A computed fold for a 76-nucleotide RNA from a Phycisphaeraceae bacterium, annotated as transfer RNA.
RNA sequence: ACGCCGGUAGCUCAACUGGUAGAGCAGCGGAUUCCAAAUCCGCAGGUUGCGGGUUCAAGUCCCUCCCGGCGUGCCA
Numbered sequence: 001a002c003g004c005c006g007g008u009a010g011c012u013c014a015a016c017u018g019g020u021a022g023a024g025c026a027g028c029g030g031a032u033u034c035c036a037a038a039u040c041c042g043c044a045g046g047u048u049g050c051g052g053g054u055u056c057a058a059g060u061c062c063c064u065c066c067c068g069g070c071g072u073g074c075c076a
Base pairs, nucleotide, nucleotide: 001072002071003070004069005068006067007066010025011024012023013022019056027043028042029041030040031039049065051063052062053061
């Protein structure tokens, strides 16, 4: 430099053919307990990497850029 894969909640990951953004863990509150752990119930948590485009409608399609991983190659 080129190609491919990926970036979504604090973490790990879903989201079908474009049509209501979700789960587990973690966090907070409560129940239970002598206390705690475990368990159960509930709550909160999002600029879907940035910007732009297409569309009635974009996490999803298109373009530029940024970041991470893998592969190939060039120079030294």

The coordinates come from a structure-prediction model, not an experiment, and the mean pLDDT is 82. The sequence was found in a public genome assembly. Rfam family: tRNA. It is annotated as a transfer RNA. Lineage of the source: Bacteria > Pseudomonadati > Phycisphaerae > Phycisphaerales > Phycisphaeraceae.